This is a predicted structure of a 111-nucleotide RNA (SAM riboswitch aptamer (S box leader)) from a soil metagenome. The sequence is in RNAcentral, with records from MGnify. The coordinates come from a structure-prediction model, not an experiment, and the mean pLDDT is 85.
RNA sequence: UCUUAUCCAGAGUGGCAGAGGCACUAGGGCCGUCGAAGCCACAGCAACCGGUCGACCGUAAAGGUUGAUGCUGGUGCUAACUCCUACCCGGUUCGGCCGGGAGAGAUAAGA
Numbered sequence: 001u002c003u004u005a006u007c008c009a010g011a012g013u014g015g016c017a018g019a020g021g022c023a024c025u026a027g028g029g030c031c032g033u034c035g036a037a038g039c040c041a042c043a044g045c046a047a048c049c050g051g052u053c054g055a056c057c058g059u060a061a062a063g064g065u066u067g068a069u070g071c072u073g074g075u076g077c078u079a080a081c082u083c084c085u086a087c088c089c090g091g092u093u094c095g096g097c098c099g100g101g102a103g104a105g106a107u108a109a110g111a
Base pairs, nucleotide, nucleotide: 001111002110003109004108005107006106007105012042013041014040015039016038020031021030022029025086026085027084028083043078044077045076048074049073050071051069052068053067054066055065056064057063082104087101088100089099090098091097
C1' cells in the first nucleotide's frame, strides 16, 4: 500500500512526568494543574487471530461452516457513537431535525 470483517456494547487504579489532549483540516462541543500527552506496574474489557470441546459439509484426510469456552497464547482496547458535523441521497412536523450511503480513520486477519 491492497483485500476482507467490525466500529450506538464493554472495561481503571497507582507511580514517574508536567501542559496539553479528544487522528488530520475547519467549525462545534468537551476533557485537563482536583494533573493532559507520554512511559511503567498491576488490574480489567472484548473475543479478531490462535488453543480446547462439540455440531455440520466432506468416503476419509486436507480443508471449510458454525456454536461454546477466557484459556499462563498473539494483538487490541479501558471519557463522550470513531465525541459530532463536513460530500451524496431520501424523508421531514422545515428544527443543519431524522435515516441511509460514500470518504477518512481505528483495530484485526491475510497479501